[in-house]
Predicted 3D model of a 103-nucleotide RNA (THF (Tetrahydrofolate) riboswitch aptamer).
The coordinates come from a structure-prediction model, not an experiment, and the mean pLDDT is 82.
Of the family's consensus pairs, 94% are formed in the model.
Its Rfam family is "THF (Tetrahydrofolate) riboswitch aptamer". On this family, see Ames et al., Chem Biol 2010: "A eubacterial riboswitch class that senses the coenzyme tetrahydrofolate".
Order: sequence, then C1' cells, then structure tokens
RNA sequence: GCCAGAGUAAGGACAGUGCGUUAAGUGCCGGCGGAUGGGAUGUUGCCGCCGGACGAAGGGGACCGAAUCAGGAAACCGCGGUACUGUACCUGCGUCCGCUGCU
Repeated sequence: GCCAGAGUAAGGACAGUGCGUUAAGUGCCGGCGGAUGGGAUGUUGCCGCCGGACGAAGGGGACCGAAUCAGGAAACCGCGGUACUGUACCUGCGUCCGCUGCU
C1' cells in the first nucleotide's frame, strides 16, 4: 500500500419488575441545547427542556362498610406504538485517521 473485518448512540426479539387505564406516557409538529465506534468531524438516527396540535379499553369484585344501599377496593384477565433492568440472540457510523487479519 491492497483486500477483508470488529466495535458507538440506539432499535428489535424474549424475560422480569413497574407505571397508567381518575390518561400520564407513547407517537406527531416547531424552537433551543446535548451525547454519539479509539481520535477528529458530521448526520439519517438518539436524548433533554420549552411551546403547539391530536388522543385511548376496559373488565373483575376477595374485602371494608350496621347493610343484598351508597361509596371505596386487593388478587386476577386485558389494554397502552407505556417505563426500567437483564441476555452466549438479531440489526446498527457517512468521511479521514487508528485497530485486527491477510498479502
């Protein structure tokens, strides 16, 4: 020097534990800021804050109550483009340098 490869942020799948179901969260739009392979730079993507528009799936009924009332209400079954954690699993950096292997 040539060729090949690994690794980020994060996402998926599965599992566990929660939260909401009295609607927060998720998703969408705008603004500002931040982090992002080992280094530099940067973006599709990611995160935070602020503002805006939109918007949902509930059942169950041990038990409490003087009570077959009112009211409250646990387990359990669901639901939510829900949160966090885990994994011999899957996906996953544009450019330059570096790293590993080959020659």